[in-house]
RNA sequence: GGUCGCGAUGGGGAUGGAGUCCCCCGAGAACCGCCGAAAAGGCUGAUGGCUCCUACCGAUCG
Numbered sequence: 001g002g003u004c005g006c007g008a009u010g011g012g013g014a015u016g017g018a019g020u021c022c023c024c025c026g027a028g029a030a031c032c033g034c035c036g037a038a039a040a041g042g043c044u045g046a047u048g049g050c051u052c053c054u055a056c057c058g059a060u061c062g
Base pairs, nucleotide, nucleotide: 010025011024012023013022016053017052018051019050020049021048033043034042035041
């Protein structure tokens, strides 16, 4: 440089934001926490993972 084939934008990973990596889905989808017979009662966490920020909770000091 040529040929053939495939295709996307995008969306999601239990409550906010950013970066990065991973995974899932193709709009009829992925996803929408757990224990409990239960709608009674109870539990963890702002992450899918990591780092940072914000919010929340606990402890200590001023």
Annotation
The RNA shown here (Fluoride riboswitch aptamer (crcB RNA motif)) has 62 nucleotides and comes from Sphingomonas sp. ID1715. Lineage of the source: Bacteria > Pseudomonadati > Pseudomonadota > Alphaproteobacteria > Sphingomonas. RNAcentral holds the sequence, with entries from Rfam. The coordinates come from a structure-prediction model, not an experiment, and the mean pLDDT is 78.